A computed fold for a 71-nucleotide RNA from Tomopterna cryptotis, annotated as transfer RNA. Lineage of the source: Eukaryota > Opisthokonta > Craniata > Vertebrata > Tomopterna. The sequence is in RNAcentral, with records from ENA.
RNA sequence: UAAGAAGUAGUAUAAGGGGAGUACAAAGAGUUUUGAUCUCUUAAGUAUAGGUUCAACUCCUAUCUUUUUAA
Numbered sequence: 001u002a003a004g005a006a007g008u009a010g011u012a013u014a015a016g017g018g019g020a021g022u023a024c025a026a027a028g029a030g031u032u033u034u035g036a037u038c039u040c041u042u043a044a045g046u047a048u049a050g051g052u053u054c055a056a057c058u059c060c061u062a063u064c065u066u067u068u069u070a071a
Stems, first nucleotide, its partner, number of pairs: 001070007010024004018054001026042005047063005
């Protein structure tokens, strides 16, 4: 420099136009003599901007960051 891929909760990872989920972690409650385990509950999220659409994590454009390959 060129091409490609990715960006979702604190972490990891789904959702390929119509309810944003799961696991671990965190907080609280219950059980337990205490702790651990177990059960229940809660909070926390779509990189940024714009566009298409009745409706966008999802489609399109640009930018930013990370990463892979080639030179």